[in-house]
RNA sequence: GGCCUCAUGGUGUAACGGUUAGCAUAGGAGACUUUCAAUCUUCUGACGAGGGUUUGAUUCCUUUUGAGGCUA
Numbered sequence: 001g002g003c004c005u006c007a008u009g010g011u012g013u014a015a016c017g018g019u020u021a022g023c024a025u026a027g028g029a030g031a032c033u034u035u036c037a038a039u040c041u042u043c044u045g046a047c048g049a050g051g052g053u054u055u056g057a058u059u060c061c062u063u064u065u066g067a068g069g070c071u072a
Stems, first nucleotide, its partner, number of pairs: 001071007010025004018055001027043005048064005
């Protein structure tokens, strides 16, 4: 240099083009408990960035950033 894969809350991980973007964990509050832990209830918080296609984009196209891999 060429090609391929990945990027989603603090962390890990889902999501046929139409979901309130789900789950687990972490964090806040409450219940229980003499207290802590555990358990239960509840709340908060995320689509790497720009552009395009589309009635509608996390998803498709394109450019770019970062990470990883293959190859000369």
This is a predicted structure of a 72-nucleotide RNA (transfer RNA) from Ktedonobacter racemifer DSM 44963. Rfam family: tRNA. By type it is a transfer RNA. The RNAcentral record of the sequence draws on ENA and Rfam. The source organism's lineage runs through Bacteria, Bacillati, Chloroflexota, Ktedonobacterales and Ktedonobacter racemifer. Model confidence (mean pLDDT): 82 of 100.